[in-house]
Background:
This is a predicted structure of a 72-nucleotide RNA (transfer RNA) from a Pseudomonadota bacterium. It matches the Rfam family "tRNA". The coordinates come from a structure-prediction model, not an experiment, and the mean pLDDT is 83. The source organism's lineage runs through Bacteria, Pseudomonadati and Pseudomonadota.
RNA sequence: GCCACUGUAGCUCAGCGGUAGAGCAGCGGUUUCGUAAACCGCAGGUCCUGGGUUCAAGUCCCAGCAGUGGCU
Numbered sequence: 001g002c003c004a005c006u007g008u009a010g011c012u013c014a015g016c017g018g019u020a021g022a023g024c025a026g027c028g029g030u031u032u033c034g035u036a037a038a039c040c041g042c043a044g045g046u047c048c049u050g051g052g053u054u055c056a057a058g059u060c061c062c063a064g065c066a067g068u069g070g071c072u
Base pairs, nucleotide, nucleotide: 001071002070003069004068005067006066007065010024011023012022013021018055026042027041028040029039030038048064049063050062051061052060
């Protein structure tokens, strides 16, 4: 330098153009003599950035940024 993939909650990841979710972690509660475990509930998001398409974009298109891998 070229190509491909990835970017969504604190972490690991889902998410056919039509309400943003799960597990773990966190907080509260139930239970226990107590702790852990288990169970119930709660909170937590500028969906990497900027444009475009569309009635409507996390999702499609373009450019950029960052990361990973491959080629040279």